[in-house]
A computed fold for a 369-nucleotide RNA from a Pseudomonadota bacterium, annotated as Bacterial RNase P class A. Of the family's consensus pairs, 95% are formed in the model. It matches the Rfam family "Bacterial RNase P class A". Rfam links the family to the GO terms dimeric ribonuclease P complex, ribonuclease P activity and tRNA processing. By type it is a ribozyme. Rfam describes the family as follows. Ribonuclease P (RNase P) is a ubiquitous endoribonuclease, found in archaea, bacteria and eukarya as well as chloroplasts and mitochondria. The gene name in the source record is rnpB.
RNA sequence: CGAGCCGGCCGGGCGGUCGCUGUCCGAUCUUCGGAUCGGGUGGAGGAAAGUCCGGGCUCCGCAGGGCAAGGUGCCAGGUAACGCCUGGGGGGCGUGAGCCUACGGAAAGUGCAACAGAGAGCAGACCGCCCGAUCCCGUUCGCGGGGCCGGGUAAGGGUGAAAGGGUGCGGUAAGAGCGCACCGCGUCGGUGGUAACACGCGACGGCACGGCAAACCCCACCGGGAGCAAGACCAAAUAGGGAGACGAUGGUGUGGCCCGCACCGUCUCCGGGUAGGUCGCUCGAGGCGCAUGGUGACGUGCGUCCCAGAGGAAUGAUCGCCGCGGGCUUCGGUCCGAACAGAACCCGGCUUACAGGCCGGCUCGCCUU
Numbered sequence: 001c002g003a004g005c006c007g008g009c010c011g012g013g014c015g016g017u018c019g020c021u022g023u024c025c026g027a028u029c030u031u032c033g034g035a036u037c038g039g040g041u042g043g044a045g046g047a048a049a050g051u052c053c054g055g056g057c058u059c060c061g062c063a064g065g066g067c068a069a070g071g072u073g074c075c076a077g078g079u080a081a082c083g084c085c086u087g088g089g090g091g092g093c094g095u096g097a098g099c100c101u102a103c104g105g106a107a108a109g110u111g112c113a114a115c116a117g118a119g120a121g122c123a124g125a126c127c128g129c130c131c132g133a134u135c136c137c138g139u140u141c142g143c144g145g146g147g148c149c150g151g152g153u154a155a156g157g158g159u160g161a162a163a164g165g166g167u168g169c170g171g172u173a174a175g176a177g178c179g180c181a182c183c184g185c186g187u188c189g190g191u192g193g194u195a196a197c198a199c200g201c202g203a204c205g206g207c208a209c210g211g212c213a214a215a216c217c218c219c220a221c222c223g224g225g226a227g228c229a230a231g232a233c234c235a236a237a238u239a240g241g242g243a244g245a246c247g248a249u250g251g252u253g254u255g256g257c258c259c260g261c262a263c264c265g266u267c268u269c270c271g272g273g274u275a276g277g278u279c280g281c282u283c284g285a286g287g288c289g290c291a292u293g294g295u296g297a298c299g300u301g302c303g304u305c306c307c308a309g310a311g312g313a314a315u316g317a318u319c320g321c322c323g324c325g326g327g328c329u330u331c332g333g334u335c336c337g338a339a340c341a342g343a344a345c346c347c348g349g350c351u352u353a354c355a356g357g358c359c360g361g362c363u364c365g366c367c368u369u
Base pairs, nucleotide, nucleotide: 001365002364003363004362005361006360007359008358009357010356012322013321014320015319016318017317018316020043021042022041023040024039025038026037027036028035029034045340049351050350052349053348054347055346056345057227058226059225060224070222071221072220073219074088075087076086077085078084089103090101091100092099093098104218105217109216110215111212112211126157127156128153129152130151131150132149134147135146136145137144138143165183166182167181168180169179170178184207185205186204187203188202189201190199191198192197231279232278233277234276241270242269243268244267245266246265250264251263252262253261254260286305287304288303289302290301291300292299293298324337325336326335327334328333
């Protein structure tokens, strides 16, 4: 210098004018609920988004246990918790920095594998190779070639995503773990590691166990449901309800009568809960700084700060200067442009969108010293 990898961060700045909204102070008015005016102060995001996980909070349910349905799935740790994060292991990709990984069980059972191919799951003879019988042709009479029949053979060719270990030597009619060496694999043990796992460690086994579980399934673990329109309080109105008072001691029903019982009126209070209002509501697993333990996620201690809380729903409009990008330029300027998106109970994650820009660490290639 070129090409790349990883991590962190910003998301225009300053000021004027006019507005909106929360809150505090003051003044005025008031039906005492509040309203208006003046001043101070706060007022969107890194994702406020998707609502996909986890938790707080609230209400409902629940003796205890189980089934179904669902989720998670290498190991260890972090955390309030997680399907998140950190560190590690195995596998795959990359020259590398690094990246990706649902990665438990296929010797419990069931199932699946298109096309091609002879054969696809207790394997399989299409071509080839070899042996034997027989026929034909040739013959230098040793045999050679071809057809057909019976058998052997998984070494070679061919099909396929996948064809029942690999390389070599021996062996054989030709072949074959048939035998052997090395590599691979499996079982048991040893060593190291908390563990996943690793080992150029030992013994045994010729190899017995192909793939797919984001197919059913098995195993282990996890969890009750609904959500701030949760829910709580105040409370005009209304239905039904309760208590008391009053009233000619009344009317109706109880098969005719008496007693008894039930129902019927007015007023007051309780209660109820609609409209409406208030709370929940933002001080919190909080931000920042320092110290400290840890490889790290993260933890602990001290100090410091208060940082939107609306409810048809504010966070806006406009002007000036500067900065950024682009066009034109007589180099003085001038004209355009600026992403994704926008709180609604709160928090931890994940995912997705994003103009432009800043910082740090690392890798590879080339050149120079």

The RNAcentral record of the sequence draws on ENA.